[in-house]
Context: one part of a larger RNA
Molecule: small-subunit ribosomal RNA, 3' minor domain
Organism: Pycnococcus provasolii
This record gives sequence, structure tokens and C1' cells, in this order.
RNA sequence: CACCGCCCGUCACACCAUGGGAGCGGGCCAUACCCAACGUCGUAUCCUCUCAAAGGGAGCGCCUAAGGUAGGACUCGUGACUGGGGUGAAGUCGGAACAAGGUAGCCGUAGGGGAACCUGCGGCUGGAUCACCUC
Repeated sequence: CACCGCCCGUCACACCAUGGGAGCGGGCCAUACCCAACGUCGUAUCCUCUCAAAGGGAGCGCCUAAGGUAGGACUCGUGACUGGGGUGAAGUCGGAACAAGGUAGCCGUAGGGGAACCUGCGGCUGGAUCACCUC
């Protein structure tokens, strides 16, 4: 800078973060099933040893790390496209609000509209003017 003021929204451009998103990739956790080493335990079929018992070896069984399969929880990244948000010198369309802002404004709700918005219904005064009341 003071109405030659202030100011709202769409649209366009640029950048930033972010929601949705067919999915894709990773981390982590637990579950079920398959398979199962080492080992403990069990068993007492075989061998061995012994006078015998005990022991040793093999076998069988249970449990089990790793591995495999399946579906799942949590989490990270990424993803065509898409939704709004923020910021920006200046741009486009209007001109909704601020004065009675030129249809008073605002709140709720419903419908409508390029956008600010418009219309209906209900509510409020944080409305000017006029009238009345009180001081």
C1' cells in the first nucleotide's frame, strides 16, 4: 500500500510427500504334512563276551536340527493406472465471501451445477436498516 482493496474455487504447468491398486520381489513368525542326520530314551530280535550277571555291536521304535510341500499372519520395497493433499513467480475461467459485498451470512440436510457455488427444508445472529422496550 487502506475498495483501483481484500479474496474463493475449478482448470493448466512444475515439484514434494501420501491413500487405493491387477500384481511382482524380499524379510520374519507360527502351523500342518512329507522326509529325516547326530543324539538321548525305549525295546530285547540277532551277533559278541561271560560260568552267570553286567557290558559291547547290529536291528526296530519314539522324539528331533536341517531339507521339502502347502496354505496363512505380520512387515518392507516395488507397481500400469487412479484419488485427493501441500507448495510455487506467474497463467486460464469466473467473481462465491468480506460493506445490506450489491440475492444478509453461516450451520445441518437433500437435490442440482465448469468452478467458486445455486435451490428446497429446518436452525442460528456471529445481520445492516426501520420500529418498539430497557439503561